[in-house]
Transfer RNA from a marine eukaryotic metagenome, 69 nucleotides, folded computationally. The prediction has a mean pLDDT of 83. Rfam family: tRNA. Its family is annotated with triplet codon-amino acid adaptor activity in the Gene Ontology.
RNA sequence: GCGGGGUAGCUCAGUCGGUAGAGCAGCGGGAUCAUAAUCCGUUGGUCGGGGGUUCAAGUCCCUUUCCCG
Repeated sequence: GCGGGGUAGCUCAGUCGGUAGAGCAGCGGGAUCAUAAUCCGUUGGUCGGGGGUUCAAGUCCCUUUCCCG
């Protein structure tokens, strides 16, 4: 210098820019004599930081930082 990546506690999605999601974990409940498995519900987000464009940015542009090659 170039390429890929950073999104919930963890692993990761997120279409052409249009209300941020899933699984696991956590919490509550059902079921069971009881526990686990299983089932239902539910909490949880400065989208690495800063700036810009736009009616509107996780997404586009600039800059910066960290990880991988």